């Protein structure tokens, strides 16, 4: 610079499902045990605590720390689950945004 998608769907309707946002819970946290890695590493298995709560309790980036040992730390970003609430468009044009491709 040019072009393009979305801006909902199922259902007769209601209810409901589904999706998005928000609120509450939990701090995606803490306490242990066995095993494992070792500066190109820093995990893994299990038991508890934490929620008027089922489930989950992890991933990565950055910074640090440990001179080869057994121990990690700080910080940031990113979910799922439970419950509740709101929303999911009458049409058109334009602007902005987002995403993909060239």
């Nucleotide at each position: 610079a040019c072009g393009g998608a979305c801006a909902a769907a199922c259902g007769a309707a209601a209810a409901g499902u589904c999706c998005u946002u928000c609120a509450u819970a939990u701090a995606a946290g803490c306490g242990c045990a066995g095993g494992a890695a070792u500066a190109c590493g820093g995990c893994u298995u299990g038991c508890g605590c934490g929620u008027c709560u089922c489930u989950a309790c992890c991933g990565g980036g950055c910074c640090g720390c440990c001179g080869u040992a057994a121990a990690c730390g700080g910080u940031c970003c990113g979910a799922c689950u439970a419950u509740g609430a709101a929303g999911g468009c009458a049409g058109a044009a334009g602007a902005c945004g987002c995403u993909g491709c060239u």

Predicted 3D model of a 102-nucleotide RNA (Purine riboswitch aptamer) from Geobacillus icigianus. The coordinates come from a structure-prediction model, not an experiment, and the mean pLDDT is 75. The sequence was found by an Rfam model in a public genome assembly. NCBI's taxonomy places the organism under Bacteria, Bacillota, Bacilli, Anoxybacillaceae, Geobacillus. Rfam family: Purine riboswitch aptamer. Rfam's curators write: Riboswitches are metabolite binding domains within certain messenger RNAs that serve as precision sensors for their corresponding targets. Allosteric rearrangement of mRNA structure is mediated by ligand binding, and this results in modulation of gene expression. Its Rfam clan is "Purine riboswitches".